The part of an RNA shown here (small-subunit ribosomal RNA, central domain) has 348 nucleotides and comes from an uncultured bacterium. Rfam family: Bacterial small subunit ribosomal RNA. The prediction has a mean pLDDT of 89.
Context: one part of a larger RNA
């Protein structure tokens, strides 16, 4: 190169933007770079291949052809594909006027509960477990009222429910910004699609500074389990968990399923809008989001099935038996932790 493959057998970067580079919508002129056709030149000999000759034959040795699919020149064509110029709306954008939503950031604010403090009322218990016991409690606890402080986190509504690129996102409220989807009409005029290297987001722990701290809770202490119990259980707690600011850059970052774009039976729900009929309960058509089923086809089955793992294209990333090893040593990052990149020997 060819062929074969990435949903679970190896293999889809955690997401998005995006310069290079790859690919690109109708139309008409034009050019001739790529393409095709001719023609000159040139392609060393040998070898190989065809026709012959020479050694008695072959091997070898020779004469002659083809070929040598190629370069360069140089006419001609103009379908495609690329360059130029012109125009176009069906891609892909923008604007009007309405719409839904936990998207995101800011600032306030709201009641329940937990826990502490402080009063009051009150007496022996209380807590906790299979069962104890450590703990608390006559220096008055647990119960109860009451009144405070604080710190976090939003019960019901809450859903196969919405919204975001992903990661996520949930009491109210308030102004400032983003993204989206459907309907009309209006404009721009191919502005597109992908995307190495970049750049940006980027759960949780975890790191740095400086706040905070109720509750939970890694460490740790005690107490019980037990042959032991560095657990599981129970009774304390410290980091942390929360806030600002500034690192880390990683997860089963999972639909284990890269983006985009067209095309392929149906059927029953949702969310959001649109337009119709209407006995105002609905019902029908129509866009878009989601979930359930299910036909052709696809799959090793499993299953997938207009939100495809089907058919087809463009472009990208990644795989190529098992440990060894996501390690080693370099190299870039990082305050560390560590990340990323990433082999070999050697074994089966």
């Nucleotide at each position: 190169c060819u062929g074969g493959g990435c949903g679970u057998a190896a293999a889809g970067c955690g997401u998005a933007c995006g310069c290079a580079g790859g690919c690109g919508g109708u139309u008409u002129g034009u050019u001739a770079a790529g393409c095709g056709a001719g023609a000159u030149g040139u392609g060393a000999a040998a070898g190989c291949c065809c026709c012959g000759g020479g050694c008695u034959c072959a091997a070898c040795c020779u004469g002659g052809g083809a070929a040598c699919u190629g370069c360069a020149u140089u006419u001609c064509g103009a379908a495609c594909u690329g360059g130029c110029a012109a125009a176009c709306u069906a891609g892909a954008g923008u604007g009007u006027g309405a719409u839904a939503g936990a998207g995101g950031g800011u600032g306030g604010u709201a009641g329940a509960a937990u826990u502490u403090c402080a009063g009051g009322u009150g007496u022996a218990g209380c807590g906790g477990u299979g069962a104890a016991a450590u703990g608390c409690g006559u220096a008055g606890a647990g119960a109860u009222c009451u009144g405070a402080a604080g710190g976090a986190a939003u019960a019901c509504c809450g859903a196969u429910g919405g919204c975001g690129a992903a990661g996520g996102c949930a009491g109210c409220c308030a102004g400032a910004g983003a993204g989206a989807a459907a309907a009309a009409c209006a404009c721009u005029g191919a502005c597109g699609c992908u995307c190495a290297u970049g750049u940006a987001c980027g759960a949780a722990a975890g790191c740095g500074u400086g706040g905070g701290g109720a509750g939970c809770a890694a460490a740790c202490g005690g107490g019980a389990u037990u042959a032991g119990a560095u657990a599981c259980c129970c009774c304390g707690g410290u980091a942390g968990u929360c806030c600002a600011c500034g690192c880390c850059g990683u997860a089963a970052a999972c639909g284990a399923u890269g983006u985009c774009u067209a095309c392929u039976a149906g059927a029953a729900g949702c969310u959001c809008g649109g337009a119709g009929c209407c006995u105002c309960g609905g019902u029908u058509c129509u866009g878009u989001u989601u979930u359930u089923c299910a036909a052709a086809g696809c799959u090793a089955a499993c299953g997938c099935a207009u939100u495809a793992a089907g058919u087809a294209g463009a472009c990208c990333g990644a795989a190529a038996a098992g440990g060894g090893a996501g390690u080693a040593c370099g190299g870039c990052c990082g305050c560390a932790a560590g990340g990323u990149u990433a082999a070999a020997a050697c074994u089966c």